[in-house]
Context: one part of a larger RNA
RNA sequence: UGUUAAAAAUUGAAAGGAGUAAACCCUAGUACGAGAGGACCGGGAAAAGUAAAUCUCUGGUGAAUCGAUUGUUAUUCCAAUAGCAUUGUCGAGUAGCUAUGUUUAUAAUAGAUAAUCGCUGAAAGCAUCUAAGUGAGAAACUAUUCUUUAGACUAAUUUUUUAUAAAACGUAAAAGAUUAUUACGUUGAUAGGCUUAAUGUGUAAGAUUUGUAAAAGUUUUAGCUAAUAAGUACUAAUAUCUCAGA
Numbered sequence: 001u002g003u004u005a006a007a008a009a010u011u012g013a014a015a016g017g018a019g020u021a022a023a024c025c026c027u028a029g030u031a032c033g034a035g036a037g038g039a040c041c042g043g044g045a046a047a048a049g050u051a052a053a054u055c056u057c058u059g060g061u062g063a064a065u066c067g068a069u070u071g072u073u074a075u076u077c078c079a080a081u082a083g084c085a086u087u088g089u090c091g092a093g094u095a096g097c098u099a100u101g102u103u104u105a106u107a108a109u110a111g112a113u114a115a116u117c118g119c120u121g122a123a124a125g126c127a128u129c130u131a132a133g134u135g136a137g138a139a140a141c142u143a144u145u146c147u148u149u150a151g152a153c154u155a156a157u158u159u160u161u162u163a164u165a166a167a168a169c170g171u172a173a174a175a176g177a178u179u180a181u182u183a184c185g186u187u188g189a190u191a192g193g194c195u196u197a198a199u200g201u202g203u204a205a206g207a208u209u210u211g212u213a214a215a216a217g218u219u220u221u222a223g224c225u226a227a228u229a230a231g232u233a234c235u236a237a238u239a240u241c242u243c244a245g246a
Stems, first nucleotide, its partner, number of pairs: 001151001005161006014148004020048001024044003032037001049106006058099004065092005070085006109143003116136004169185005190236003193232005200224002206219005
């Protein structure tokens, strides 16, 4: 921008993806074979490879989380904090992202066939899979399966609404370079804040007790706590204004 007034749900012309390999067990030490050896068919089936999704678990990362600690400077002397030193270094670690983690799929069929094997059967009294006719037969082909899809310009179909629309602006994230998409805009939980939790860290500061002291105990499973959850209009989505009409 077209197709539609708007919204939602479908159909599927067409396009693409997937398709792996098969140890082992049973059938069965059977058929076969003098023996050695050793099956087809059929049934069960782990692990691997590959692909997609995903973060409950196992881990990684986690530079605005918590703790420990060295040097130095400062606040304010002690204590307590803050800055700098690769995030100063070290030990842990939420959300998110992530694989080596988890889940799922790689299934089961059908049709028409290739090579090939046939049946019936003449030309050619025989023979012949072929000439008429009629079967079997492959991971390939078609359908089934998964995804996209009405720009499929023959632009499809169905339903709802008879007054519905859209953009802009603002708060944002399941989205994201921008745009777009999606959720909201006071008739409101959209984001922030706050409260309560969760999670992480690991028992704060201050006070007190013990000890000459370094320190330890009690208050104290404390204190603090990013991205998480619920609740709550405290803050910001205000007021005002523009605007289309099948």